[in-house]
RNA sequence: CAUCGGCCCUUUUGCGGUGAUAGGCUGUGAACCCCGUCAGGCCCGGAAGGGAGCAGCGGUAGCGGUCGAUUCAGGCGCAGAAUGUGGCUGGUGGAG
Numbered sequence: 001c002a003u004c005g006g007c008c009c010u011u012u013u014g015c016g017g018u019g020a021u022a023g024g025c026u027g028u029g030a031a032c033c034c035c036g037u038c039a040g041g042c043c044c045g046g047a048a049g050g051g052a053g054c055a056g057c058g059g060u061a062g063c064g065g066u067c068g069a070u071u072c073a074g075g076c077g078c079a080g081a082a083u084g085u086g087g088c089u090g091g092u093g094g095a096g
Base pairs, nucleotide, nucleotide: 001093002092003091004090005089006088007087008086009084010082011081012080013079014078015077016076018073019072020071023067024066025065026064027063028062034059035058036057037056042051043050044049
């Protein structure tokens, strides 16, 4: 110097795993400053009736648990492919 191989790096494909996420199920759940319905009581009225509205009840925001599609992430793992004056290393041949 040439050639063959191994490992690593770069790019990429597939699978797995990890984390996050839409959503489902479920628990809890705003004294009042969320919604609805508003017992009692209160107010207006001669009356009929009306009004505001606490508690309670139902729901929602929020907070948690679980499942988890899709999507996303990466000095996660494995297998394959491509690329390169990339890096390390081994064999063979030649030259000095």
Predicted 3D model of a 96-nucleotide RNA (Bacterial small signal recognition particle RNA) from a Gammaproteobacteria bacterium. The source organism's lineage runs through Bacteria, Pseudomonadati, Pseudomonadota and Gammaproteobacteria. Its Rfam family is "Bacterial small signal recognition particle RNA". Rfam links the family to the GO terms SRP-dependent cotranslational protein targeting to membrane, signal sequence recognition and signal recognition particle, plasma membrane targeting. Model confidence (mean pLDDT): 76 of 100.